Model confidence (mean pLDDT): 81 of 100. Transfer RNA from Bimuria novae-zelandiae CBS 107.79, 71 nucleotides, folded computationally. The organism belongs to Bimuria novae-zelandiae, within Eukaryota.
RNA sequence: GGUGGUAUAGUGUAGAGGUAUCACAGCACGUUGUGGCCGUGCUAACCUGGGUUCGAUUCCCAGUGCCGCCA
Numbered sequence: 001g002g003u004g005g006u007a008u009a010g011u012g013u014a015g016a017g018g019u020a021u022c023a024c025a026g027c028a029c030g031u032u033g034u035g036g037c038c039g040u041g042c043u044a045a046c047c048u049g050g051g052u053u054c055g056a057u058u059c060c061c062a063g064u065g066c067c068g069c070c071a
Stems, first nucleotide, its partner, number of pairs: 001070007010024003018054001026042005047063005
């Protein structure tokens, strides 16, 4: 330099046109003599900019980061 993949809560993940799943972590409550385990609830996320669309996390383009392949 060329080319392919990937980017979603603090962390790891699912989703693939109608504002997002689960787990761990965090917080509150219950339970407990205390703590842990367990149970219930709550908070927290779509990399950035454009385009398409009534509507984009999802499709398209570009950028950026990461991973790989070729040179």